Description: Transfer RNA from a Patescibacteria group bacterium, 72 nucleotides, folded computationally. Its Rfam family is "tRNA". Rfam's curators write: Transfer RNA (tRNA) molecules are approximately 80 nucleotides in length. The RNAcentral record of the sequence draws on ENA. The organism belongs to Bacteria candidate phyla, within Bacteria.
RNA sequence: GUCCCCAUAGUUUAAUGGAUAGAACACGAGCCUCCGAAGUUCGUGGUCCAGGUUCGAUUCCUGGUGGGGACA
Numbered sequence: 001g002u003c004c005c006c007a008u009a010g011u012u013u014a015a016u017g018g019a020u021a022g023a024a025c026a027c028g029a030g031c032c033u034c035c036g037a038a039g040u041u042c043g044u045g046g047u048c049c050a051g052g053u054u055c056g057a058u059u060c061c062u063g064g065u066g067g068g069g070a071c072a
Stems, first nucleotide, its partner, number of pairs: 001071007010025004018055001027043005048064005
């Protein structure tokens, strides 16, 4: 330098055009307990950035950023 893959919550991830973006762990609160742990209920929190296509984009297209890989 060229090409390929990936980017969603604090972490691991699901959703491949249409729903309120779903779950687990973690975190916060309640119940329980003398207190804590465990258990149980509820809650907070997310689509890497900028454009484009579309009635509608996490999803498709272009460029960029970051990470990984192949070739040279």